[in-house]
Context: one part of a larger RNA
Parts: sequence; structure tokens; C1' cells
RNA sequence: UUGGGCGUAAAGCGUCCGUAGGUGGUUUAUCGCAUCUCCUGUUAAAUCUCAAGGCUCAACCUUGUGGCCGCGGGAGAGAUGAAUAAACUAGAGACUGGAAGAGGUAAGCGGAAUUGCUGGUGUAGGGGUUAAAUCCGUUAAUAUCAGCAAGAACACUAAAUGCGAAGGCAGCUUACUAGGACAGUUCUGACGUCCAAGGACGAAAGCGUGGGGAGCGAAUGGGAUUAGAUACCCCAGUAGUCCAUGCUGUAAACGUUGAGUGCUAAGCAUUGGAAGUAUCGACCCUUUCAGUGCUGUUAUAUUAAGGUAACCCGUUAAGCACUCCGCCUGGGGAGUACGAGCGCAAGCUUAAAACUC
Repeated sequence: UUGGGCGUAAAGCGUCCGUAGGUGGUUUAUCGCAUCUCCUGUUAAAUCUCAAGGCUCAACCUUGUGGCCGCGGGAGAGAUGAAUAAACUAGAGACUGGAAGAGGUAAGCGGAAUUGCUGGUGUAGGGGUUAAAUCCGUUAAUAUCAGCAAGAACACUAAAUGCGAAGGCAGCUUACUAGGACAGUUCUGACGUCCAAGGACGAAAGCGUGGGGAGCGAAUGGGAUUAGAUACCCCAGUAGUCCAUGCUGUAAACGUUGAGUGCUAAGCAUUGGAAGUAUCGACCCUUUCAGUGCUGUUAUAUUAAGGUAACCCGUUAAGCACUCCGCCUGGGGAGUACGAGCGCAAGCUUAAAACUC
């Protein structure tokens, strides 16, 4: 290499868009490039197969026969793939309609709490801990009442809920905007799908500039603990956390499970839509489409089949198949060195070898 794999053993890119490329629905006609059949020529000898023979056997050698891989010429077939032409609607897309949603961006508004400040009441403690101390307090703290200011986050509702490609999204209102499901079956007519390259988005932390800074809080200081304590506990507290804008581009970015399509028993719960029955109407009930979940405990009995090393998965597959992409090949060295690209930097991406077990 062939082969075998990728939930947990090594292995699915963080996610999406998408070029080349791969692959691709139904029908008819043409063509005969691929494909297939037949004939013929060539494919040196040796090698290979079979048969016979020769060295005492064998290896080896000799003779004959057949074959492999191809190539050229001629004749034919018309399924499948390709090409050309025409058409179709089951895939895909568009249109119309009524609903659902923490989908996104921007602006405005709200109350609770916290902290600070001002004023009133009031007096000696408060805070903290296993216990203490550092700390705050007679310049009047803690507590309590009233007012003002600031920043950040949105209790309850709340759920096995919903939405989004992923990251993620939760007070309320408004504006703008995106996607999906359902129903109608009006239109286009294979326009599909997966995607090297490339592009966009991408938690937290971090970086640049300008703001902001209540609470929390790396670093740091102090108090404890301890043999020590560069920690766990306590008192403070800077960056940061917040906003605008630019960069970074990584996560246990996880369902540790790539995307698409088709098929294969059920039951239950729930979200959204539709139809039917019923009704004054709604609910309920039945059917169906699309999502999100579950099938647990005790008992000898675990959803079926199937799969799996087992755990478990099981119409949301890890079952049965097809197409395409990515990735793996013993542990360490090492996701490192060097080189290259990107970045302000931190670093990221790509990515070895010696050596060793």
C1' cells in the first nucleotide's frame, strides 16, 4: 500500500457558506466516447502454467503446449455511465396564509438589592471565624428612618420548556431584521448534495485606544493556621469584569457521536401547526406533519429487532445502505524544534527527527 477504523481504546475540523472536484430523480430519441462480445495481427527469447523427457532424485536443463498484461485493425450489441436534443414533477427553490419563539441589532424605560454621600433617632460596640486577630467605631460606627447619586445584574414566572449553524440567547416596550415549522398546491423545472482552496462567525481570558468603575476580584499587603503555608479561612485591594471601537481565534468549542438522503416494531410525555368529530363557543377526544425528551425503582424478567469488546445505542441509531469531506496507525520525545504564514504582543496554525521504552 491493500485492508481496518474514528461515543468511552489513536482518530469528526468549533460552526456555517462555498470554488475546483466527486456524486446525483423520472421518460423518450439520437450517438456509440467509456463498456461488452466475436474475428484478426502483434506482444523477441527467458520467466509463469500444464505435459513429456535428461542429469541416480531435486533444484536445474531440454522439447511441446497454454496463459498473463497490453496495443493496432475489422465487425457487432445498445443495458449502464457520458454527450446531444426534447419533456416531466415525487428532490430543491419561489409564492400566499394564520400562528410560535430568552433568534439578532439599536434606542428608551422599570423595580428590588448593593455601595457611597447628606440629614434625623440612638449609644458602645460592630464585623469576622472552628476559635481568633488584622479591620471599622465616641471626629458617633453597627442598627433604624428619609432623601440623593452611581454602576452592574435582571428574583418569582422557569419547565425533562423554547430559539439559534455553532459560540450562545432571559426585566419591560418600541423600531429594524433573519431563520424554521405547518397549511394551500399557484409558479420554476433537477436548479440537488458533499465539499480541497478560500471566506464569514466564533465563550472566557488577554491586548490597543477612549470612557466607566457599585459589587465581585487574579496580582499585592495584612491577620490567622502550620514544622513551614509563596495555599485553603479572614480583613483590605490593583488589573479585570461593564460600554464603544479594533485585534486575538483558542476551550472538556462535548452528544467527547461530520454533513446529506432513503429504509426498519411500539408505548408515554411535551412544544408548534393542520384536519376531523363534537359544541352556542372553547376545552376534551381521534388522526397527521415538524421538533424536544423518556421507557425508571423493587421483584427471577433489561423497550422489540439489529448492532456493540462491553458500557450502552436503539426512527433524534452507535441498526440496514448510498454519496462526499475530515481524521487515525504503539508510549515518551511533542502538538515540541526548525522553516513558513498570521498577530502589537501573548501566542496561534502547519509540523518533524535523533534518542529512548

Predicted 3D model of a 357-nucleotide part of an RNA (small-subunit ribosomal RNA, central domain) from an uncultured Parcubacteria group bacterium.
Rfam family: Bacterial small subunit ribosomal RNA. Its family is annotated with ribosome and structural constituent of ribosome in the Gene Ontology.
The prediction has a mean pLDDT of 81.